[in-house]
Context: one part of a larger RNA
RNA sequence: GGAUGAACGCUUGCGACGUGGAUAAGGCAUGCAAGUCGAAUGUCCGUUUUGCGGACAUGGCAAAUGGGUUAGUAACACGUAGAUACACGCCAUUCGCAUGGGAAUAACCCCGAGAAAUCGGGGCUAAUACCCAAUGGUCCCGUCUCUGACGGGUAAAGGCAUUGAGCAAUCAAUGCCGGCGAGUGAGGGGUCUGCGUCCCAUCAGCUUGUUGGUAGGGUAAUGGCCUACCAAGGCUCUGACGGGUAGGGGGUGUGAGAGCAUGAUCCCCAACAAUGGCACUGAGACACGGGCCAUACUCCUACGGGAGGCAGCAGUCGAGAAUCUUCGACAAUGGGCGAAAGCCUGAUCGAGCGACGUCGCGUGCCCGAAGAAGCUCUUCGGAGUGUAAAGGGCUUUUCUAGAGGAAGAAUCCGCCAUUGGCGGAUGACGGUACUCUAGGAAUAAGGAGGUGCUAAUCACGUGCCAGCAGCCGCGGUAAUACGUGGUCUCCAAGCGUUAUCC
Numbered sequence: 001g002g003a004u005g006a007a008c009g010c011u012u013g014c015g016a017c018g019u020g021g022a023u024a025a026g027g028c029a030u031g032c033a034a035g036u037c038g039a040a041u042g043u044c045c046g047u048u049u050u051g052c053g054g055a056c057a058u059g060g061c062a063a064a065u066g067g068g069u070u071a072g073u074a075a076c077a078c079g080u081a082g083a084u085a086c087a088c089g090c091c092a093u094u095c096g097c098a099u100g101g102g103a104a105u106a107a108c109c110c111c112g113a114g115a116a117a118u119c120g121g122g123g124c125u126a127a128u129a130c131c132c133a134a135u136g137g138u139c140c141c142g143u144c145u146c147u148g149a150c151g152g153g154u155a156a157a158g159g160c161a162u163u164g165a166g167c168a169a170u171c172a173a174u175g176c177c178g179g180c181g182a183g184u185g186a187g188g189g190g191u192c193u194g195c196g197u198c199c200c201a202u203c204a205g206c207u208u209g210u211u212g213g214u215a216g217g218g219u220a221a222u223g224g225c226c227u228a229c230c231a232a233g234g235c236u237c238u239g240a241c242g243g244g245u246a247g248g249g250g251g252u253g254u255g256a257g258a259g260c261a262u263g264a265u266c267c268c269c270a271a272c273a274a275u276g277g278c279a280c281u282g283a284g285a286c287a288c289g290g291g292c293c294a295u296a297c298u299c300c301u302a303c304g305g306g307a308g309g310c311a312g313c314a315g316u317c318g319a320g321a322a323u324c325u326u327c328g329a330c331a332a333u334g335g336g337c338g339a340a341a342g343c344c345u346g347a348u349c350g351a352g353c354g355a356c357g358u359c360g361c362g363u364g365c366c367c368g369a370a371g372a373a374g375c376u377c378u379u380c381g382g383a384g385u386g387u388a389a390a391g392g393g394c395u396u397u398u399c400u401a402g403a404g405g406a407a408g409a410a411u412c413c414g415c416c417a418u419u420g421g422c423g424g425a426u427g428a429c430g431g432u433a434c435u436c437u438a439g440g441a442a443u444a445a446g447g448a449g450g451u452g453c454u455a456a457u458c459a460c461g462u463g464c465c466a467g468c469a470g471c472c473g474c475g476g477u478a479a480u481a482c483g484u485g486g487u488c489u490c491c492a493a494g495c496g497u498u499a500u501c502c
Base pairs, nucleotide, nucleotide: 001502002501003500004499006498007497008496009495010494013361014360015359016358017357018356019354020353026317027316028315030314031313032312035061036060037059040058041057042056043055044054045053046052047051068272069271070270078196079195080194081193082192083191084190086189088187091185092184093183094182095181096180097179099133100132101131102130108123109122110121111120112119113118139153140152141151142150143149144148158177159176160175161174162173163172164171165170198244199243200242205235206234207233210232211231212230213229214228215227216226217225247269248268249267250266251262252261253260254259274295275294276293277292278291297308298307299306300305325351327350328349329348333347334345335344336343337342364394365393366392367391374385375384376383377382399439400438401437402436403435404434408429412424413423414422415421416420446491447490448489449488450487452471453470457486458485459484460483461482467474468473
C1' cells in the first nucleotide's frame, strides 16, 4: 500500500447493486416451511338436485428433491484421470400382452378400556388395495452335442369422454389417461483404481479379520463385507502406527511473478439432523419437519401413563466486540400432485432493518472590496481567515407538492377453427421506477492529522504535572510533540482506531 462476512469511536443527505450469527452442532415459546389426486374407491353431510361443494377412510404418486449447518472426517471424503462386477421410479423410444375367478379390510355401526395419548372386541362394504389360477416371449434358471436345442419358472387394472344399442343393469366402437413383460436411450447413482491433498519423530515400530487362499453366506454388484477351515502373512524412515488440527474443490485476497494466506456470499461434492444405535417402506433412505430402542433435557398428567426435537423461514433467551422482519406474494422462475382447472411451495420473487461493502449523485453556479464585522496573530504599521460572507444575477440535480404512469404476461379461459385467428382474464413488488408541471438555494459536512518518518504551524494555558505516543521519543517556565483557539494539510458521507492476511 492492498484486502475484510468485521467490531469500536465521532459523524451522517439520497439511490442502485451486493451483503449480514464468524462465538454456544447451546436451549427454544408461537406461527408457517409437503402435499396432492373425486378422471382409482367406499361411506357420510350440505346445497341452487343429477350438477357443485365439503368431511372421514382405503388407494396412488410425492414426501430420498428443494432448504439448513460444517459437528465429525487426514478418508477414495474431495480434485483429476480412468475402470465395471452393478441396479434404476418418473421421461423418450421399439415390440408384445391385458383371460377367468376369489377372500378380506378401513372408514361406518354396536360394545368396552383410558385423565389423555390412544387401544381392544363384534358386525357390514369397495377399489388401479390384496390373493389364486390361466396365458407367455427375445425375460430368469438348469442341462446338452452351445449361431442353437430341450426342460422348468415368472405378469397385469382399470378409469374418463363421445357415439350407438338397450326399459334398465349393462354392452359395443372410437379417443384420451393409465396397467404388465422385454429391449434401447437419456440422466442421475453404486462400487473399484492411479496420482494429488496440513503439522508433530519430544509419536518408531504397527496389525489377528490382521494379509492371502478355499468353500459358503450376504448385496443391485466386486470384495474379510460376514462366517468356517487352511496358510503366516500384511504395513513401515519414500514416515507405518499414534497425537494435534481441518469439511474438500471451483474460487477469494495479495504479489511483477514464483509463491504465501484463505475456503463468507454463489456453484459442485461430501457429511450431519438433541446424543448413540437399528431396521422398515420404497426405484431410491438407514430417512431434518417417518418409525423403533437407549440416554440426557424440556413439557403434560387424574401418578397409571404420555408428548417433543428450529444446523428450514421469521422470532426468543443465552454466551459474545458482533450479525436483520415473529413482513408480502405465488405475479414471474422452478418443484410436487392432477387429464385439466387448480391446490401446495418461508424454494423463489420481492419489500423491511444495518454506511457492513462497492459504485453513482448531491450539499450549488457566476459576479461581488486592495478587502465589512467577528476571530486569530502582530514588530501596533499591519497581516491572515478572504470572493469567503453580505449583496446582485442564474440554475433546480436533489427536495416538497400535484398530474400521468410502466416493462417484467408467457401461460390460462371462451368462441371459431386446418397449422391458427378473434375476444377476455391474471402483477406481490407498486401508484414503485420513470416522465411532466410548480415552488424555492431552498433539505444536506464531517472525521483525522500538522517534531521526523509524513502532506500541513502560530499564539495562549500547563510546568517530568496534566497528558501524548506506531517507532525514535515529547512534557522539569518561551513545548511547532500535552490542552484550547486561530490557521493549514489529507480524505470525504464518511473519517479514524483495533484485529487478521499478503
A computed fold for a 502-nucleotide part of an RNA from an uncultured Candidatus Saccharibacteria bacterium, annotated as small-subunit ribosomal RNA, 5' domain. Its Rfam family is "Bacterial small subunit ribosomal RNA".